This is a predicted structure of a 96-nucleotide RNA (Guanidine-I riboswitch aptamer) from Clostridium magnum DSM 2767. The sequence is in RNAcentral, with records from Rfam and Ribocentre. RNAcentral records the identical sequence in 2 taxa. Model confidence (mean pLDDT): 79 of 100. The organism belongs to Clostridium magnum, within Bacteria. Its Rfam family is "Guanidine-I riboswitch aptamer". Rfam describes the family as follows. This family represents a conserved RNA structure found upstream of the ykkC and yxkD genes in Bacillus subtilis and related genes in other bacteria.
């Protein structure tokens, strides 16, 4: 003391709060305040899940089909949107 950027997407789920809607509460109240509530929209994984593509090899005249596509402990701060988040900085520091 150096050294593996490990493709992209899409639904999803563990997780998350509170714009909207519901709910519940105060209120004269179709409003407007209050509360995250077992919720519906929502946000959402490098280190979760499954799928499409893409790559790599190997078989086909060729489409095509088959396999691989591994590992991945891990803060604290900051930011983002209404808001938090296993979200974004970031496979970052840092540890092995």
């Nucleotide at each position: 003391u150096g050294u593996a950027u490990a493709g992209u997407u899409u639904u999803c789920u563990a997780g998350g709060g509170u714009u909207c809607c519901g709910c519940a509460g105060u209120u004269u109240g179709u409003g407007a305040c209050u509360g995250g509530c077992u919720g519906g929209u929502c946000c959402g994984a490098g280190a979760g899940a499954a799928g499409a593509c893409g790559c790599a090899c190997a078989u086909u005249u060729a489409a095509u089909u088959g396999u691989g596509u591994a590992c991945a402990c891990g803060g604290a701060a900051g930011g983002a949107u209404a808001a938090a988040a296993g979200c974004c900085u970031g496979g970052g520091a840092g540890a092995u």